[in-house]
């Protein structure tokens, strides 16, 4: 100096004018309005995994179904992350892997090829017997040819299936409180204890309630609170651990709207552009994406 | 916000346990009947199997991500 691999940080900052929201203050009968300080991300996104939290009979037993899948280990938990064996890719740093079992059973292999599965036996060699020879039986030993697989206890389980683990449902439009309005209505269908159906999984079984119940058209309300944000948080320092991750200590406090705020506009720096916008909340994955900085470590070249 | 589904030729759909070159109807073009048109006849045309990825000898079909479309779900008696 090129040309890679592997991680880790950051995303405008500052001035001024007008604005939006929700928190405390003052202020008003109750408004307006005045002050203080707060206001999206690394993905807020997919909703594709795990979990908290909420309800549904404290959800009980079998089948069904689904997921996972080398060993060890971290976490509330995982299908995530760390380590480590094999296997492939790579020169190399390294990256990739749904990587239990065909010897339990069943299934499947187009095309070609003599045969693709209870295997079979094309060609040529070799061996063994038969013959005087040609040549014929056998052996399935080597070689060839076709194919992704060929004489093997064959291959495939991202084929069915077995093995081992797990897995109750439903999803803040979950729940709870209050408020307002209306016709607690019309029709079908199954039932009223020999019981329809219900009890928030598909089916069975046991349990439990039970005189209405399911469907269809209607008919009213389109409101407030709450749950709502302080959490498996964050920073920092310390002890464990190869690490993932954690023990103790010490300091912060950081969005909570409901048709839904977090703008806008012009200076100064500066290269200031991308993807994108919170809806209950965490913890992952995966997809979107433009710049800028550092750290480690591999190959090449060249100089000393 | 929270769940279901589907996506094959211009429309509207088949594709069976992964297997040769993915088919049907209707459009659409040529051709034929006809005095002409429509029907009818007989021939072609058209397809990135929604998009990348993987698994396999072999993917429309299996597995994983994306992208579109559709639909359902308020609360009272």
């Nucleotide at each position: 100096c090129g040309a890679g691999a592997a991680g880790a940080g950051g995303g405008g900052a500052u001035c001024a004018u007008c604005g939006c929201u929700g928190g405390g203050g003052g202020g008003u009968c109750a408004a307006a309005c005045c002050c203080c300080g707060g206001g999206a991300g690394g993905a807020a996104a997919g909703u594709c995994c795990g979990g908290a939290c909420a309800c549904c009979g404290u959800a009980a037993a079998g089948c069904a179904u689904c997921g996972u899948a080398g060993c060890g280990g971290g976490u509330a938990a995982u299908g995530c992350c760390c380590g480590u064996c094999c296997a492939c890719c790579g020169c190399g740093a390294g990256g990739u892997g749904a990587g239990g079992a065909c010897a339990a059973g069943u299934g499947c292999a187009a095309c070609a090829g003599a045969a693709a599965g209870u295997a079979u036996g094309u060609a040529u060699g070799g061996c063994c017997g038969g013959g005087a020879a040609a040549c014929c039986g056998g052996u399935g030993c080597g070689u060839a040819g076709u194919g992704a697989a060929a004489c093997c206890a064959g291959g495939u389980a991202a084929a069915c299936u077995c093995u081992a683990c797990g897995a109750g449902g439903u999803g803040c439009a979950a729940g709870c409180u209050c408020a307002c309005a209306u016709a607690g209505g019309u029709g079908a269908a199954c039932g009223c204890c020999u019981g329809a159906g219900g009890c928030c999984c598909g089916c069975u079984u046991g349990g439990c309630c039970a005189a209405g119940u399911u469907c269809a058209c209607g008919g009213g309300u389109a409101g407030a609170g709450u749950g709502c944000u302080g959490g498996a948080g964050c920073c920092c320092c310390u002890g464990g651990g190869u690490a993932a991750c954690u023990u103790g200590g010490g300091g912060c406090c950081u969005a909570g709207a409901g048709g839904a705020a977090u703008g806008a506009u012009g200076g100064u720096c500066u290269a200031a552009a991308a993807c994108a916008g919170a809806a209950u909340c965490c913890g992952g994955c995966u997809u979107a994406u433009c710049c800028c900085u550092c750290u480690u470590c591999u190959c090449g070249g060249c100089c000393u | 916000g929270g769940g279901a589904u589907u996506a094959u030729a211009g429309c509207u759909c088949a594709g069976u346990u992964g297997g040769u070159u993915a088919g049907a109807g209707c459009u659409c073009c040529c051709g034929g009947c006809u005095c002409a048109u429509a029907a009818c006849c007989g021939g072609g045309u058209g397809g990135u199997c929604g998009c990348a990825g993987g698994u396999u000898c072999a993917a429309g079909u299996c597995c994983u991500g994306c992208u579109g479309g559709u639909c359902c779900c308020a609360c009272c008696a």
Model confidence (mean pLDDT): 78 of 100. Two RNAs folded together computationally: RNase P RNA and transfer RNA, 381 nucleotides in total. Rfam match: Bacterial RNase P class A. The family's RNA type in Rfam is ribozyme.